A computed fold for a 1378-nucleotide RNA from an uncultured bacterium, annotated as small-subunit ribosomal RNA. The coordinates come from a structure-prediction model, not an experiment, and the mean pLDDT is 86. Its Rfam family is "Bacterial small subunit ribosomal RNA". Rfam links the family to the GO terms ribosome and structural constituent of ribosome.
RNA sequence: AGAGUUUGAUCCUGGCUCAGAACGAACGCUGGUGGCGUGUCUUAUACAUGCAAGUCGAGCGGUGCAGCAAUGCAUAGCGGCGAACGGGUGAGUAACACGUAAGCAAUCUGCCCCCUACUUGGGAAUAGCCGUGCCAACGCGCGGAUAAUACCGAAUAUCGUGGCGUCCCGCAUGGGACGUUGACGAAAGAUUUAUCGGUAGGGGAUGAGCUUGCGUCCGAUUAGCUAGUUGGCGGGGCAACGGCCCACCAAGGCGACGAUCGGUAGCCGUCCUGAGAGGGCGAUCGGCCACAUUGGGACUGAGAUACGGCCCAGACUCCUACGGGAGGCAGCAGUAGGGAAUAUUGCACAAUGGGGGGAACCCUGAUGCAGCAACGCCACGUGUGGGAAGAAGCAUUUCGGUGUGUAAACCACUGUCGUGAGGGAAUAAUGCUCGGUCUCGGCCGAGUUGAAUGUACCUCGAAAGGAAGCACCGGCAAACUUCGUGCCAGCAGCCGCGGUAAUACGAGGGGUGCAAGCGUUGUUCGGAAUCACUGGGCGUAAAGGGAGCGUAGGCGGAGACGCAAGCAGUCUGUACAAUACCGGGGCCCAACCCCGGACCUGCAGACUGGACUGUGUCUCUUGGAUAGUUCAGGGGCAGGCGGAAUUCCUGGUGUAGCGGUGGAAUGCGUAGAGAUCAGGAAGAACACCGAUGGCGAAGGCAGCCUGCUGGGGACUCAUCGACGCUGAGGCUCGAAAGUGCGGGUAGCAAACAGGAUUAGAUACCCUGGUAGUCCGCACCGUAAACGAUGCAUACUGGGUGUCCGGGGCUCGCCCCGGGUACCGAAGCCAACGCGUUAAGUAUGCCGCCUGGGGAGUAUGCCCGCAAGGGUGAAACUCAAAGGAAUUGACGGGGGCCCGCACAAGCGGUGGAGCAUGUGGUUUAAUUCGAUGGUACGCGAGGAACCUUACCUGGGUUUGACAUACAAGUGAAUUAUUCAGAGAUGAGUAAGCGUAGCAAUACGCGCUUGAACAGGUGCUGCAUGGCUGUCGUCAGCUCGUGCCGUGAGGUGUUGGGUUAAGUCCCGCAACGAGCGCAACCCCUACUGCCAGUUACCAGCAUGUAAUGAUGGGGACUCUGGCGGAACUGCCGGUGACAAACCGGAGGAAGGUGGGGAUGACGUCAAGUCAUCAUGGCCCUUAUGUCCAGGGCUACACACGUGCUACAAUGGUUGGUACAGAGUGAAGCGAAGCGGUGACGCGGAGCAAAACGCAUAAAACCAACCGUAGUUCGGAUUGAAGUCUGAAACCCGACUUCAUGAAGUUGGAAUCGCUAGUAAUCGCACAUCAGCACGGUGCGGUGAAUACGUUCCCGGGCCUUGCACUCACCGCCGGUCAAG
Repeated sequence: AGAGUUUGAUCCUGGCUCAGAACGAACGCUGGUGGCGUGUCUUAUACAUGCAAGUCGAGCGGUGCAGCAAUGCAUAGCGGCGAACGGGUGAGUAACACGUAAGCAAUCUGCCCCCUACUUGGGAAUAGCCGUGCCAACGCGCGGAUAAUACCGAAUAUCGUGGCGUCCCGCAUGGGACGUUGACGAAAGAUUUAUCGGUAGGGGAUGAGCUUGCGUCCGAUUAGCUAGUUGGCGGGGCAACGGCCCACCAAGGCGACGAUCGGUAGCCGUCCUGAGAGGGCGAUCGGCCACAUUGGGACUGAGAUACGGCCCAGACUCCUACGGGAGGCAGCAGUAGGGAAUAUUGCACAAUGGGGGGAACCCUGAUGCAGCAACGCCACGUGUGGGAAGAAGCAUUUCGGUGUGUAAACCACUGUCGUGAGGGAAUAAUGCUCGGUCUCGGCCGAGUUGAAUGUACCUCGAAAGGAAGCACCGGCAAACUUCGUGCCAGCAGCCGCGGUAAUACGAGGGGUGCAAGCGUUGUUCGGAAUCACUGGGCGUAAAGGGAGCGUAGGCGGAGACGCAAGCAGUCUGUACAAUACCGGGGCCCAACCCCGGACCUGCAGACUGGACUGUGUCUCUUGGAUAGUUCAGGGGCAGGCGGAAUUCCUGGUGUAGCGGUGGAAUGCGUAGAGAUCAGGAAGAACACCGAUGGCGAAGGCAGCCUGCUGGGGACUCAUCGACGCUGAGGCUCGAAAGUGCGGGUAGCAAACAGGAUUAGAUACCCUGGUAGUCCGCACCGUAAACGAUGCAUACUGGGUGUCCGGGGCUCGCCCCGGGUACCGAAGCCAACGCGUUAAGUAUGCCGCCUGGGGAGUAUGCCCGCAAGGGUGAAACUCAAAGGAAUUGACGGGGGCCCGCACAAGCGGUGGAGCAUGUGGUUUAAUUCGAUGGUACGCGAGGAACCUUACCUGGGUUUGACAUACAAGUGAAUUAUUCAGAGAUGAGUAAGCGUAGCAAUACGCGCUUGAACAGGUGCUGCAUGGCUGUCGUCAGCUCGUGCCGUGAGGUGUUGGGUUAAGUCCCGCAACGAGCGCAACCCCUACUGCCAGUUACCAGCAUGUAAUGAUGGGGACUCUGGCGGAACUGCCGGUGACAAACCGGAGGAAGGUGGGGAUGACGUCAAGUCAUCAUGGCCCUUAUGUCCAGGGCUACACACGUGCUACAAUGGUUGGUACAGAGUGAAGCGAAGCGGUGACGCGGAGCAAAACGCAUAAAACCAACCGUAGUUCGGAUUGAAGUCUGAAACCCGACUUCAUGAAGUUGGAAUCGCUAGUAAUCGCACAUCAGCACGGUGCGGUGAAUACGUUCCCGGGCCUUGCACUCACCGCCGGUCAAG
């Protein structure tokens, strides 16, 4: 000293929470010792039992006991003193109760101290006692005798009190001294020779009483209170003043500076906290007060209205013979009860102190000690040093290790505390006794007195032996891992953890913090500047009263003089002690205790000062006011007048509609509407001017004229002379709506009615329509009554426009004052913004705020006719609510732009049959995955077995596969028999590795064992890699600089342009990176080079024919290297740019066409079943082997395709032209057979060579004639072919026969912009076989695009936002269920 928490992030406001300290504490776990403290905070509840105040025989008379006696001891009573102290408690009390400072000239004071003077002489009683009576008890009565330091007269009076006089003093009432006078007023003795007493007076000390200033909690949802009340005169009473009490008189007294009432509370020194100012508290110790079962009362006394006294009343308890009595722990212990909770029915008067006494001494639950309690503070200990094989165990692990950890063991040493034994104080003397000295109320000596206590302390002995826990470890906040659990169990002070990898739950290990304690709970202060005096705010976060006038109050211009209340200085008194602070000292230290000092910031008094505030007096003019001149204005009130429009009425013309809406309908109209013309009536509002403009305090004010009236500006600087500012209460004004009474009512229009809209529509739209809107009078008193900005004054750069007025003038213009609006300096602000009209800088005064909700609600009071208004809470609940700004996303916001996005076209899908995939269903199994776009002819580029992961059944367990070890055995292996569905099992035969003489070693197989293998088991939400998608969209970022408190912005925005963040220009930006483009491949043109297997123009040979052959390198072609295209050229447009448009040339023109290439990122997108991989799971099974089955099922739904529905066609016949591929377990020619699939055959070819291989549509010709057909080919039957161990489940193909649906496809929906769509065939991959799918190839070859309003997707800028999981968001209400 701060920190956490609102947001995607930021700044601010603001609440909540935490870290600190403290406690008379309690609870949980734990607990070795000592010292010093502390200990019923709750029921001021009730109390059993014991003790807590007595003492004096030296006041008195007796009585009893002991003794022979002298005498001693004891003491019921009378008497004296004490019992008013000490001790307890905090109920009451908001008060002179307390604190502090004063006063008493208005007072008292036993015992104590000092001084003065006395202590003479008498008397009458009474208790005890004796006798006697009553009574349960407590107790009471009668008669008789008696004493005193008990009681009563008398004498004396220094003296006191009263009267009178003189003097002195005081602020006043008044006080003091002296003189004089008469009246009144005292006493007590005891013991024995020295004291203790007694009386009167004066003084002191101490204690007490009374009075006063100031200070002393909350509530106004308590605003009025008061009759002895306030004062006076006179009395009474008191120690004393006083309405303290009484009679009479007066009508006062208190109160927004908070009376009265209600609530709470003993006050203070202190204590806790805090930097302080403050806030909280009032245990222990100390001062004061109050109380003593509740209430009341007096007596005694120096002192009480008396805790352990009395009387009365009440409640309660106890005794009782029922008549009546007794009692008071808030004394010390103790009991019950209440409660989270608080101790022994202890020892002693040894010390200190108190009462009595001459004293010894007695009494003392005050006190001194002990006991109990970690309740607090302080101190000590639980060992110290060495010790690495870094032991074991435990935990963890990447299996190597690491941690616990020098920790332990082990070695050496020490002895605090505890324990055993022994010794052993101080507290104790100025006490007491005795003795001595004795002029001394003295001094000296000796002896004696200890509860705690055989305690503290000291010495000796043994022994590491008896002595460590608690909380925490996600952030705040120091400290991390494993397992278990799986939104469960639980944690949590706040934020928040837990839904299978939890550092947050529970446990283990480890660590951190404190330590005989540690945590939790409660409370107080702090942090909280979060009530702000120090030290906050109010435009938008909570907060300016709707506005003005004005009372109290607060504040107030210039000069001079005086005073001294505030203020300042010096001094004095007080501020008890203790505490706290500083210095020192004593217990071994500390806590604790003792001594000294300073402090106690306060209050009171004295003196001084005279700036400032105040106050008194005098003066001034600048604030304010007045006067004169003049000006503007929808300022207000009243009266009158005007035109346009609307509606209605009357009449004319005229005919079928009008009206209304997005579209309609209700409505009006043939009984004549609407339209139009003329006339009339009524009410309300005043177009244009008109404005960013004017006036008003605000609300508000608008046709024109008149009257009355308020305010304001300017000029003159004439008058007054601070007369001012603000303003709690108060009073007045106060839009609209609403209310009462009476008018008025054209239009408009809540309510209401009807028509529409809608899922509904008590709405928005339409047709009507009543209150009301208007006027008069009276209420209401509220609004987003807003500039969300109180009023006043001063100061602090400017610029521009406008309204009103004035001055100067060279008539261009300039200056001054008052309003109003915009932009902006400094400054301010969280930012937005404000900025001489402040939200700047200051001053004065008022109002208001203190987290959100509950709630401007409830209640009380006030106002109102009512509606309602004003004032205005709490319980409960949340951790936020909120302001401004930022980035995104979003908008049925805007601007610009793009895309087969729409439009314009062409062809499809959706209807049919079939193929294929998916869902669903079924099944022993129909393995698994993919699921909007971005799954569904997808993984699968090819499931009859295999594949295969699924099912059924049968086997197997170191395993089908890998590595290494041990033991045993055998080469490996091949052929074969039997059983079996096979796997497998049981045999037979052959075979016998290499090196070495051999032992043995190496390699390989089998058996056994233990490590391990294996898993297409789970988690794609633990992951890598790969992929889809937005999207081939033009974007995404960085460095430095600059701007901003910051998030962030700028750059990347702007003006143009582009396919493009492409380029140009501009610009607080300048550059750069990933993307775009280009570089790469194919294709289009061409040159050169090369020329076989391709080619063949010329030459030559040859054939029935063919580049067949020689040859050629021209052509085509092949495939290498080059060229070519760059807006390069011209014109126009554009900004002189970039670029665009048109043109020329060119094979190609503006990225020529196509491909590859996919930025930052999004979707927890997809994949654990390609592969890899963390964790979890299985291990005679979830591994592995085998046979068969399944993945091919089938009421159904969807996706993707094929074939069609026909004549631009079908069938038959004939004829022509490709490209790109592929071939050895292969392609397979010719020839032959078969209707055909195909078979036989085998030439040639590892290929520009041979083969697959006839391309098809097209073209030529013929038939068909609009029909379920010569369209269409499904389905089914029969017969076959091919592949393959094997075509039943379940292949493809062929032939013959059969000949289904279907006649162009609803809503809806898809593709495509040119060599594209459409259409036609060919090849290849996979593959034994299986292609309507996929991947490629070429042939034929269109139509259309006005355009960007709309749908979808996207880019940039801007705007709004309460969204940020980002509109599939957020969120109000209602209904239903729990």